[in-house]
């Protein structure tokens, strides 16, 4: 250094790299007097998601929200707070409370839908400085601007069962 086993820690634009792109070295090709370049092969490297938002439990499933960007943030694999079912819990169902059953909406911040409207210290990018590397590139610090939403509010409207008991 590689492989195997075991344990611990670590995350969700999260992790990885066999395609691609780029860099270095070597070889080959090429041609002018000579030495090169591009293309090709091999080896070793580099790159490969910028924040906002999102978690009841179990199972299942895969192209699982929003915008920013000098757009390879391409492509692939794995995972994932999404979605579906069940359970548990909360809530709505036409004066109020309670208990059932039914229908529905949600997840401890716990009904909703439609329309209008208000709001969010974005971060990278960029600029500057420094460090590492032959290079492609990587890391740190400083400064600066700008979003949208299934996110946070407000207004109007829409829709919506029964039974029993209690109270007024």
């Nucleotide at each position: 250094a590689u492989u195997g086993u075991a344990a611990u820690c670590a995350a969700a634009g999260c992790g990885c790299c066999a395609g691609g792109a780029c860099u270095a070295c070597a070889c080959a090709c090429g041609g002018a007097c000579g030495a090169g370049a591009a293309c090709g092969u091999g080896u070793a490297g580099u790159u490969g998601a910028c924040g906002a938002g999102g978690a009841g439990a179990g199972g299942g499933u895969u192209u699982a929200u929003c915008g920013a960007g000098u757009a390879u943030u391409c492509g692939g694999c794995g995972g994932a707070u999404g979605c579906c079912c069940u359970c548990c819990g909360g809530c709505u169902g036409u004066a109020g409370c309670a208990u059932g059953a039914c229908a529905g909406c949600c997840g401890c911040u716990a009904a909703g839908c439609u329309u209008c409207u208000g709001g969010a210290g974005a971060a990278a990018a960029c600029a500057g400085a420094g460090a590492g590397g032959c290079a492609a590139c990587u890391c740190u610090c400083u400064g600066c601007a700008c979003a949208a939403a299934g996110c946070c509010g407000g207004a109007a409207g829409c829709a919506g069962c029964c039974a029993u008991g209690c109270c007024u």
Model confidence (mean pLDDT): 79 of 100. Predicted 3D model of a 168-nucleotide RNA (glmS glucosamine-6-phosphate activated ribozyme aptamer) from Halalkalibacter oceani. Of the family's consensus pairs, 89% are formed in the model.